[in-house]
RNA sequence: UGAAGAGUAAAAAUGCGUUCGUGAAGUGCCUGAUGAACGGGGAGUUGUCAUCAGGACGAAAAGCUCCUGCUUGCGGUUCGCAUUUUGCAUCCCGCUUCA
Numbered sequence: 001u002g003a004a005g006a007g008u009a010a011a012a013a014u015g016c017g018u019u020c021g022u023g024a025a026g027u028g029c030c031u032g033a034u035g036a037a038c039g040g041g042g043a044g045u046u047g048u049c050a051u052c053a054g055g056a057c058g059a060a061a062a063g064c065u066c067c068u069g070c071u072u073g074c075g076g077u078u079c080g081c082a083u084u085u086u087g088c089a090u091c092c093c094g095c096u097u098c099a
Base pairs, nucleotide, nucleotide: 001099002098003097004096005095010086011085012084013083014082015081016080017079020075021074022073029055030054031053032052033051034050035049036048040093041092042091043090061072062071063070064069
């Protein structure tokens, strides 16, 4: 100098357990504001996430009961664990191997 490669946060699916709702919150969608994170280091978006505000859409209940709840369901419901898959937007440097 050239070529090849490794590694993160995290995301998705499935399973188990669990929370909330079923008197409709949540999830998903749109807009705005603010903030945060994004391989070991630096930079970093029109991408991602979180919070707040607004908007549109919108649901599956049933049984039992000592009337307080219980059970079985339902919800693009919460969280945790396990498995599998994917995985730095991008740029520079570094690391490993080979020449």
Predicted 3D model of a 99-nucleotide RNA (THF (Tetrahydrofolate) riboswitch aptamer). The sequence was found by an Rfam model in a public genome assembly. Rfam family: THF (Tetrahydrofolate) riboswitch aptamer. Gene Ontology term of the family: tetrahydrofolate metabolic process. About the family: Tetrahydrofolate (THF) riboswitch was first reported for Ames et al. as an RNA motif in 5' untranslated (5'-UTR)regions of folate transport and biosynthesis genes in Firmicutes genomes.